[in-house]
């Protein structure tokens, strides 16, 4: 320098163009003499960043950044 993959709540992860999933942790209440475990409810993410296309982007399409990989 050139390719090829990834970036989604604290973390980890799913996600065909059509209100963004699940796990862990977090908060409440049930349970318990009292933690622990369980079970029920609830909160949390404008999707890494900017521009495109589309009636509608996380997805597509250009650029950038950052992470791992490869080739010279």
């Nucleotide at each position: 320098g050139c390719c090829c993959c990834g970036a989604u709540g604290g973390c980890c992860u799913a996600g065909c163009g059509g209100u963004a999933u699940g796990g862990c942790a977090c908060u409440a209440c049930a349970u318990u003499g009292g933690u622990a475990a369980u079970g029920u409810a609830g909160a949390g993410a404008u999707c890494c960043c900017g521009a495109g296309u589309u009636c509608a982007a996380a997805u597509c399409u250009c650029g950038g950044u950052c992470g791992g990989g490869g080739c010279u």

A computed fold for a 72-nucleotide RNA from an archaeon, annotated as transfer RNA.
The prediction has a mean pLDDT of 82.
Rfam family: tRNA. The family's RNA type in Rfam is transfer RNA. Rfam describes the family as follows. Transfer RNA (tRNA) molecules are approximately 80 nucleotides in length.